[in-house]
RNA sequence: GGCCCCGUCGUCUAGUGGCCAAGGACAUCGCCCUCUCAAGGCGAAGACACGGAUUCGAAUUCCGUCGGGGCCA
Numbered sequence: 001g002g003c004c005c006c007g008u009c010g011u012c013u014a015g016u017g018g019c020c021a022a023g024g025a026c027a028u029c030g031c032c033c034u035c036u037c038a039a040g041g042c043g044a045a046g047a048c049a050c051g052g053a054u055u056c057g058a059a060u061u062c063c064g065u066c067g068g069g070g071c072c073a
Stems, first nucleotide, its partner, number of pairs: 001072007010026004018056001028044005049065005
């Protein structure tokens, strides 16, 4: 340099055009329970890498940029 794959809460992930102003688990915080801690119950906060395009509608499709990984040279 060329080609391919990936990028979603702190972490791991669901998502395949409308059910998503995005769900779950762990972690965090609050309350309950308990003699205390753990466990358990209830609740809260927390994310679509960025820009553009297509579409009535985009986390999802297309293009570009950035970052990561793989293969080839």
This is a predicted structure of a 73-nucleotide RNA (transfer RNA) from Firmicutes bacterium UBA5449. Its Rfam family is "tRNA". By type it is a transfer RNA. NCBI's taxonomy places the organism under Bacteria, Bacillati, Bacillota.